[in-house]
Context: one part of a larger RNA
Molecule: small-subunit ribosomal RNA, central domain
Organism: uncultured bacterium
């Protein structure tokens, strides 16, 4: 290199946009570069391979053959490939018209409840546990209510319920805005899919300034346990959790399953529309689209399972795997304040 692989064994990029690459729908014309045929030239000799000969054989030599799959030139073929043109609507994409949705960012805003301050009523406990202390409380605590003060979350609705590429999004209401979907089938006419590199997004912890802090809660301290207890329970408490800008760029980033297209029993169930029955207006039937769960034939699969949302039957393109430790380490380059990321070995051992 080649095969053979990536749900769980080694293996799918965290995720999108997209550059060069590759791949690309249907009908016609024309070139003929790619393919095919035919022909000439040409591929030195030796090697190798065949016959036959020479040395008593053999090695080795000598004669011929064959090949030498290659390359160039004419001549032709035009399925299919690709260039070049013409048309096309079924991919794609666009306009009218719809209704759904914690998609995103931004400004306002409510209401429980925790903490905390004032005042009041009130008296000896209160907290907390397995039982306990530490704590708190006669300088009036817990309870209880009258006001206030702040932050941080948004019960119920809540649902294998929606959205979004993905991380992810949940009070209520304004402003801006993205995407998918259904219908209709006017209009563009292949404009497509994929995507090394490159670029944007990217949970939490972390980091930089400047804010903010209720509540919880690393680090830490003090109580218990315990044979110790640097812990698991308790009391407290600082980063941090929050807000703005800016860095990090990781993840069990998980469906442990890549991204687009086609095919391929059925059967219940939801969520968004549409179409027909039904109805006074629903309900409800059927039935189609796109979403999303359940089981299941067939087929695959080492099992487990999976099963039109495929792990099935095929095609495109890309990543990535190749035995366990060493090791995601070391050097090195690239990013980074900085913690680190990334790319990524040997040696040596089983």
């Nucleotide at each position: 290199c080649u095969g053979g692989g990536c749900g769980u064994a080694a293996a799918g990029g965290g995720c999108g946009c997209g550059u060069a690459g590759g791949c690309g729908g249907g009908c016609g014309g024309g070139c003929a570069a790619g393919u095919c045929u035919c022909u000439c030239g040409u591929g030195a000799a030796a090697u190798c391979c065949c016959a036959c000969g020479g040395c008593u054989c053999a090695a080795c030599c000598g004669u011929g053959g064959a090949a030498c799959u290659g390359c160039g030139g004419g001549a032709g073929a035009u399925a299919c490939u690709g260039c070049c043109u013409g048309u096309c609507u079924u991919g794609a994409g666009u306009c009218c018209g719809g209704g759904a949705g914690a998609g995103g960012a931004g400004g306002g805003u409510g209401g429980a409840a925790u903490u905390c301050c004032c005042a009041g009523u009130g008296u000896a406990g209160c907290g907390g546990u397995g039982a306990a202390a530490u704590g708190c409380g006669u300088a009036g605590a817990u309870a209880u209510c009258c006001g206030g003060a702040g932050g941080a979350a948004c019960a119920u609705c809540a649902g294998u319920g929606g959205c979004g590429a993905a991380g992810g999004c949940g009070g209520c209401u304004u402003u801006c805005u993205g995407g998918a979907c259904c219908a209709u089938a006017a209009c563009u006419g292949a404009c497509g899919c994929u995507g090394a590199g490159g670029u944007g997004c990217g949970a939490a912890a972390g980091c930089g300034u400047g804010g903010g802090g209720a509540g919880c809660a690393a680090a830490c301290a003090g109580g218990a346990u315990u044979a110790g207890a640097u812990a698991c329970c308790c009391u407290g408490g600082u980063a941090g959790u929050c807000c703005a800008c800016g860095c990090u760029g990781u993840a069990a980033a998980c469906g442990a399953u890549g991204a687009g297209a086609a095919c391929u029993a059925g059967c219940c169930g939801u969520u968004a529309g549409g179409g027909a029955g039904g109805u006074u207006u629903a309900a409800c039937u059927c039935u189609u689209u796109a979403g999303u769960g359940g089981c299941g034939c067939a087929g695959c699969u080492a099992a487990c399972g999976c099963g039109a949302u495929a792990a099935g039957u095929u095609c495109u393109c890309c990543g990535c795997c190749u035995g366990g430790g060493g090791a995601g380490u070391a050097c090195g380059g690239c990013c980074g304040c900085a913690a680190g990321g990334u790319u990524g070995a040997a040696a040596c051992u089983c």